Model confidence (mean pLDDT): 80 of 100. This is a predicted structure of a 74-nucleotide RNA (transfer RNA) from a bacterium. It was read from a public genome assembly. Its Rfam family is "tRNA". The family's RNA type in Rfam is transfer RNA.

RNA sequence: GCGGGUGUAGCUUAGCGGUCUAAAGCACUGCCCUGUCACGGCAGGGAUCGCCGGUUCAAAUCCGGUCACCCGCG
Numbered sequence: 001g002c003g004g005g006u007g008u009a010g011c012u013u014a015g016c017g018g019u020c021u022a023a024a025g026c027a028c029u030g031c032c033c034u035g036u037c038a039c040g041g042c043a044g045g046g047a048u049c050g051c052c053g054g055u056u057c058a059a060a061u062c063c064g065g066u067c068a069c070c071c072g073c074g
Base pairs, nucleotide, nucleotide: 001073002072003071004070005069006068007067010026011025012024013023018057028044029043030042031041032040050066051065052064053063054062
């Protein structure tokens, strides 16, 4: 340099054009439980989806560019 893949909450993932509101587990916060801690139960906060632009009535999802990481080729 060329080709391919991945990028969504603190972490790991789901989602594959349309129920207005992006879901789950772990973690976090509060409460209950307990003599205390842990376990368990209930409730809650947190991501405008790497970034920019385009297509569309509608984009995390399709297209282009770009950045980071991973794999292969040279």